Record summary
Transfer RNA, 72 nucleotides, folded computationally. Rfam family: tRNA. Rfam describes the family as follows. Transfer RNA (tRNA) molecules are approximately 80 nucleotides in length. Its mean pLDDT, the model's own confidence on a scale to 100, is 84.
RNA sequence: ACCUGCGUAGCUCAGCGGCAGAGCACGGGAUUUAUAGCCCCUUGGUCGCGAGUUCGAAUCUCGCCGCAGGUA
Repeated sequence: ACCUGCGUAGCUCAGCGGCAGAGCACGGGAUUUAUAGCCCCUUGGUCGCGAGUUCGAAUCUCGCCGCAGGUA
């Protein structure tokens, strides 16, 4: 330099055109003499950035940035 994949909550990831979600973690509650664990509830998002297509984009297209792998 070129090719491929990935980028979504604090972490690990789902979501493949019409509402942004799960588990864990954080916080609160209940239980316990107390702590942990188990149980209940809750908070948390410019969906990497910008543009385009579309009535409508996390999703499709293009550019850029970052990470990983590959070719030379």